[in-house]
RNA sequence: GCGGAUGUAGUUCAAUGGCAGAACACGAGCUUCCCAAGCUCGGAGCGAGGGUUCGAUUCCCUUCAUCCGCU
Repeated sequence: GCGGAUGUAGUUCAAUGGCAGAACACGAGCUUCCCAAGCUCGGAGCGAGGGUUCGAUUCCCUUCAUCCGCU
C1' cells in the first nucleotide's frame, strides 16, 4: 500500500427500515441480628461525519479504532 472482519450500556451479546433489549455488574428498597443469597425498582448505550428515506443501529459514501490476510 491492497483486501476482508468487527465496532450497540461499565462488561459479554441481541435487534436485517418503524418505541434500542437481555444477562452480569452498579445504585436504592424489601427480607436478615449481620453478611451472602433471593425479590422489586432505577440509572446508563447504537465509534465519528455526511447522504438516501416520511422514518436509519440497519442501506450508501467517507473517516477513526482494533483484528486477520496479501504485498
The RNA shown here (transfer RNA) has 71 nucleotides and comes from a Eubacteriales Family XIII. Incertae Sedis bacterium. Rfam family: tRNA. Its family is annotated with triplet codon-amino acid adaptor activity in the Gene Ontology. Rfam classes the family as a transfer RNA. Lineage of the source: Bacteria > Bacillati > Bacillota > Clostridia > Anaerovoracaceae. It was read from a public genome assembly. Its mean pLDDT, the model's own confidence on a scale to 100, is 81.